[in-house]
RNA sequence: AUUUGAAAAAGGCAAAUCUAUUGAAAAAUAGAGACGCAAAGUCACAGGUCUAAGGGAUAACUAUGAUGGCUGGACUGCCAAA
Numbered sequence: 001a002u003u004u005g006a007a008a009a010a011g012g013c014a015a016a017u018c019u020a021u022u023g024a025a026a027a028a029u030a031g032a033g034a035c036g037c038a039a040a041g042u043c044a045c046a047g048g049u050c051u052a053a054g055g056g057a058u059a060a061c062u063a064u065g066a067u068g069g070c071u072g073g074a075c076u077g078c079c080a081a082a
């Protein structure tokens, strides 16, 4: 440096649910809690998905909102083995 994650070790993250706060909502943050995760670390760049306040005609539709624990991509990284 590359590949891999069978075994081991040190640690890490934290789904559902509950409570509080924020938000129009999706959802986020904090605490409790663990379903899982070797990038479940970071980034909305491409696609997907969710929401629809505002716009629109009321409806359809619509992201500038959200999701990185949906996939791809970019950057970075612990341990071990080869």
Stems, first nucleotide, its partner, number of pairs: 002082004012037002017032006035069001041075003045072003048067003054062002
Molecule: c-di-GMP-I riboswitch aptamer